[in-house]
């Protein structure tokens, strides 16, 4: 430097769910808590998937109520970009 994770050592991260909170929702933050995970480290660029708050349409309407939509989330969906511990080759 490139490949690689079948054993192991050092250590790491944290899923359901509970509590608190933040937010129109999706979700997200800490806390306890392990399903897991060899990048379960960062980065929503592309795809997927959620959510619709403003907008816009409809509604006789500025209403309930319906639908469109991402600017809103998700990297623990999946593809990519950057970076890294240990052991093998």
């Nucleotide at each position: 430097c490139u490949c690689u994770g079948u054993a192991a050592a050092a250590g790491g991260c944290a899923a359901a769910g509970c509590a608190c909170u933040c937010g129109a929702a999706a979700g997200g933050g800490u806390g306890c808590g392990a399903c897991g995970c060899a990048a379960a480290g960062c980065c929503g660029u592309g795809g997927g998937u959620c959510u619709a708050a403003a907008g816009c349409a409809g509604g006789a309407a500025u209403a309930a109520c319906u639908g469109c939509c991402a600017u809103g989330a998700u990297u623990g969906c999946c593809a990519g970009g950057c970076u890294a511990c240990c052991g093998g080759a």
Annotation:
A computed fold for an 89-nucleotide RNA from a Syntrophomonadaceae bacterium, annotated as c-di-GMP-I riboswitch aptamer. NCBI's taxonomy places the organism under Bacteria, Bacillati, Bacillota, Eubacteriales, Syntrophomonadaceae. The coordinates come from a structure-prediction model, not an experiment, and the mean pLDDT is 87. The sequence was found by an Rfam model in a public genome assembly. It matches the Rfam family "c-di-GMP-I riboswitch aptamer". About the family: GEMM was predicted in a large-scale screen for bacterial structured RNA regulatory elements.